Predicted 3D model of a 516-nucleotide part of an RNA (small-subunit ribosomal RNA, 5' domain) from an uncultured bacterium. RNAcentral holds the full RNA, with entries from ENA, Greengenes and SILVA. The prediction has a mean pLDDT of 85.
[in-house]
Context: one part of a larger RNA
RNA sequence: GAUUAACGCUGGCGGCGUGCAUAACACAUGCAAGUCGAACGAUGAAACUUAACUGAACUCUUCGGAGCGAAUUUAAGUGGAUUAGUGGCGGACGGGUGAGUAACGCGUGAGUAACCUGCCUUAGAGAAGGGGAUAGCCUUUGGAAACGAAGAAUAAUACCCUAUAACACCAACACCUCGCAUGAAGUGCUGGUCAAAGAUUUAUCGCUCUAAGAUGGACUUGCGUCUGAUUAGCUAGUUGGCGGGAUAAAAGCCCACCAAGGCAACGAUCAGUAGCCGGCUUGAGAGAGUGUACGGCCACAUUGGGACUGAGACACGGCCCAGACUCCUACGGGAGGCAGCAGUGGGGAAUUUUGCACAAUGGGGGAAACCCUGAUGCAGCGACGCCGCGUGAUUUAGAAGGCCUUCGGAUUGUAAAAAUCUUUUCUAUGGGAAGAAAAUGACAGUACCAUAGGAAUAAGGACCGGCUAAUUACGUGCCAGCAGCCGCGGUAAUACGUAAGGUCCGAGCGUUGUCC
Numbered sequence: 001g002a003u004u005a006a007c008g009c010u011g012g013c014g015g016c017g018u019g020c021a022u023a024a025c026a027c028a029u030g031c032a033a034g035u036c037g038a039a040c041g042a043u044g045a046a047a048c049u050u051a052a053c054u055g056a057a058c059u060c061u062u063c064g065g066a067g068c069g070a071a072u073u074u075a076a077g078u079g080g081a082u083u084a085g086u087g088g089c090g091g092a093c094g095g096g097u098g099a100g101u102a103a104c105g106c107g108u109g110a111g112u113a114a115c116c117u118g119c120c121u122u123a124g125a126g127a128a129g130g131g132g133a134u135a136g137c138c139u140u141u142g143g144a145a146a147c148g149a150a151g152a153a154u155a156a157u158a159c160c161c162u163a164u165a166a167c168a169c170c171a172a173c174a175c176c177u178c179g180c181a182u183g184a185a186g187u188g189c190u191g192g193u194c195a196a197a198g199a200u201u202u203a204u205c206g207c208u209c210u211a212a213g214a215u216g217g218a219c220u221u222g223c224g225u226c227u228g229a230u231u232a233g234c235u236a237g238u239u240g241g242c243g244g245g246a247u248a249a250a251a252g253c254c255c256a257c258c259a260a261g262g263c264a265a266c267g268a269u270c271a272g273u274a275g276c277c278g279g280c281u282u283g284a285g286a287g288a289g290u291g292u293a294c295g296g297c298c299a300c301a302u303u304g305g306g307a308c309u310g311a312g313a314c315a316c317g318g319c320c321c322a323g324a325c326u327c328c329u330a331c332g333g334g335a336g337g338c339a340g341c342a343g344u345g346g347g348g349a350a351u352u353u354u355g356c357a358c359a360a361u362g363g364g365g366g367a368a369a370c371c372c373u374g375a376u377g378c379a380g381c382g383a384c385g386c387c388g389c390g391u392g393a394u395u396u397a398g399a400a401g402g403c404c405u406u407c408g409g410a411u412u413g414u415a416a417a418a419a420u421c422u423u424u425u426c427u428a429u430g431g432g433a434a435g436a437a438a439a440u441g442a443c444a445g446u447a448c449c450a451u452a453g454g455a456a457u458a459a460g461g462a463c464c465g466g467c468u469a470a471u472u473a474c475g476u477g478c479c480a481g482c483a484g485c486c487g488c489g490g491u492a493a494u495a496c497g498u499a500a501g502g503u504c505c506g507a508g509c510g511u512u513g514u515c516c
Base pairs, nucleotide, nucleotide: 001515002514003513005512006511007510008509009508012389013388014387015386016385017384018382019381020347025345026344027343029342030341031340034089035088036087039086040085042083047078048077049076050075051074052073054071058067059066060065096300097299098298105225106224107223108222109221110220111219112218115217116216120213121212122211123210124209125208126207128162129161130160131159138151139150140149141148142147168193169192170191171190173188174187175186177184178183198205199204226272227271228270233263234262235261238260239259240258241257243255244254245253275297276296277295278294279290280289281288282287302323303322304321305320306319325336326335327334328333353379355378356377357376361375362373363372364371365370392421393420394419395418401412402411404409426453427452428451429450430449431448435443460505461504462503463502464501465486466485467484471500472499473498474497475496481488482487
């Protein structure tokens, strides 16, 4: 000098940041991923119209009744709210953590003639026929529950078959160009294979195939990447080859066979430690240390394993199995996963609210309206950090008190009081934003502005022997104590304790830890 800091004393305000470093310990509760009815069947609320039944009040009345007809109910129609289910897209992003990992994990530079890419953009073609189911619903039924089972019926942009089709793919042949070894691009011809879905307010939005782009990924590779030799040998799919399988794709990635290789003192193997980087801290630099916040990459999601779906996962808030733990149970069986945001217990020297809003930015769905969004924007708490401001200004005598004294005085000290002035802050009242493109503001009646009031609401901490700025008195008497180093204290201690004075910093000051 720096700090994700903690502790002691103290504490007025604001802005911007920042806040579990320990138990990747266990978690009550709420929320954090939905959306589309313009894909589909079903459901059909409000409201309106018509018809029927009953029929209040009112009018007329020959008192028998008649007329008009509010309102209720029922039925039909219009209408279209709502959504459990099928289907589509999204739940692979965003958010968290750093356990593991010394590795092509990361950084940097290349390569893929060995690869994939939903949504988006551009371009070229196309969408013709048909079929069988199934959920929801209904009936029956099992179970304490979770959740099922059987039967019947039904729709689609769900599923399937056929047709059509190439500049797509596969195979054969011929030709041509090129390279970086395997090879790659192209042309011609023949044969074979593969597609589609509709909705609607008629504006459009979708669907299928192909080519290209963009974006995102995958793999390979040169170099770099901590400590230990009191770790010297390690390796059997191990190293290579032929063939096959798997994959989007090269490859012992996997398998059969064959060969006996491969790595290592330029440190293999083993052990320990550790996410890596841009950066950050320090330093004149070289370097050393570090990886919190922000950004990029990686890994993980109670522990271990596995695949399914999908353009993309071997998937934090998906599935299956096993283990530990917790909970429910009718004992037969079930449910769960905060290293998301808050919050709780525990651990610890130590780390915040079970807040507001989708107004902005961004994301998902939707044609849109809109819905969702603990991302995000804000607010709350903490002097945890940095920065800024204030706690008054001017004039005046040398009061009292304290303290020292050579008793003359000195000092506290223009300091107080007193007088004059100001209002940053503060309080009260009133006004009141930008952030928002037409509308829409959580923040927020906030920032800010005006008026009024009154010095009013606001100072401490450490040190004073030398290093090191700043000294006297009393108490104590190698005691009590101090101390970063040297050291101080045994009767006049500038070093302990107290007081007065002084020095330094100041809403902080000191101590401790860590790094340079």